[in-house]
Record summary:
The RNA shown here (Bacterial RNase P class A) has 366 nucleotides and comes from Alkalibaculum sporogenes. The sequence was found by an Rfam model in a public genome assembly. NCBI's taxonomy places the organism under Bacteria, Bacillota, Clostridia, Eubacteriaceae, Alkalibaculum.

């Protein structure tokens, strides 16, 4: 010096005027509304994001009167840890890339079962013989030469899956002995299965023995463990406003039947109702839920590390036809994505320019 890898930080910053929206206090009359009830002054503070987006995951809170039992349905998948909990983070193990710093990983099970792999090919897992190779048996020809032998075609009946086609994949591989010819038949190495010692909290690693091997696909169905009520702030609570009259049946009472609640479905429970049928009046208004939080921020202490504990300080938006905008002056790398709507931990996209630590490669000097 270039070229990466992984983790961060700001996302304009001072001043003034004017505007916009909440909060605390202080003043009390006015104005508005039928009523709950709002509005108006004064002085001090505060006022969009690292992702506020995607609505893809977990929870908090609130309602479903209460609480069960199985079946279905969804979700998660390699071990141990973190948390309120998660399909998130952390460490780790296999496995794949990458020279390496690192990075990704849908990473339980195909000897439970059913499936699926066009086309080609003999044959795609209880599989299969097209071409080929070997043995006998016949029948021709040939050479040798003795009456037998080799060879070669061509048919029959058998072995055989080593070698050729075919496909992505063809009953482990790859080399040697062997065998009529071959094949784990053997035997060495290696892959897979299964055992045995050791190491690890496991996942898993290492040796080491054994037969000879049960293709591939579960991001196919399925099996196998583990988790799981539902519906959402338009959830809900509260105040204002508001309404008349009917019609049939059944009446001793309990059952029966019906409703309703517990995710769907059934079982039990519990609680309501005499069964049908036809009409109406209000629900467009006002409070509250609405921000104090599994909160932040420093230190310490304990941990590889996500976190935890402990003490101190801090309050940091609540709109609701929906608030933060205009000017102007200085500094500046200043703009890319791009605006809260009950909270809150993740994840995923989208991104302009500034900049901070460590880490790995090549190069050149010293």
């Nucleotide at each position: 010096u270039g070229a990466g890898u992984a983790a961060g930080u700001c996302a304009g910053a001072u001043g003034a005027u004017c505007g916009c929206c909440g909060g605390u206090a202080c003043a009390a009359a006015a104005c508005c509304g039928c009523a709950a009830g709002g509005u108006u002054g004064u002085a001090c503070g505060g006022g969009a994001g690292g992702a506020a987006a995607g609505u893809c995951c977990g929870a908090g809170c609130u309602c479903c009167g209460u609480a069960g039992g199985g079946c279905a349905g969804g979700g998660u998948g390699c071990c141990g840890g973190g948390u309120a909990a998660c399909a998130c983070c952390c460490g780790g193990u296999g496995g794949a890339g990458g020279c390496a710093a690192c990075u990704c990983u849908a990473a339980g099970g195909c000897a439970a079962g059913u499936g699926c792999a066009a086309c080609a090919g003999a044959a795609a897992g209880c599989a299969a013989a097209c071409c080929g190779c070997c043995a006998c048996c016949a029948a021709a020809a040939u050479g040798c030469u003795u009456u037998g032998c080799a060879u070669u075609u061509u048919g029959g009946c058998g072995g055989u899956a080593a070698g050729g086609a075919u496909g992505a994949a063809a009953c482990g591989g790859u080399g040697a002995g062997g065998u009529a010819a071959g094949a784990g038949c053997u035997c060495a190495c290696c892959a897979g299965c299964g055992g045995a010692u050791a190491g690890g909290u496991a996942a898993c690693u290492a040796u080491u023995c054994g037969g000879c091997u049960a293709g591939g696909u579960a991001a196919a169905c399925c099996c196998c463990a583990c988790c799981u009520g539902g519906a959402g702030c338009a959830a809900g609570a509260c105040c204002a406003a508001g309404a008349a009259c009917g019609g049939a049946c059944a009446c001793a009472a309990a059952a029966a039947g019906g409703c309703a609640a517990c995710u769907g479905c059934c079982c039990g429970u519990u609680g309501c109702u005499g069964u049908c049928c036809a009409a109406u009046g209000g629900u467009a208004g006002g409070u509250c839920g609405c921000a104090u939080g599994a909160g932040u921020u420093u230190a310490c202490u304990g941990g590889c590390g996500a976190c935890a504990g402990u003490a101190a300080a801090c309050c940091u938006a609540g709109a609701u036809a929906g608030a933060u905008g205009a000017u102007c002056a200085u500094c500046u790398a200043a703009u890319a994505c791009a605006g809260a709507a009950c909270u809150c931990g993740g994840c995923u996209u989208a991104u302009a320019g500034a900049u901070u630590u460590a880490c790995u490669c090549a190069c050149a000097u010293a």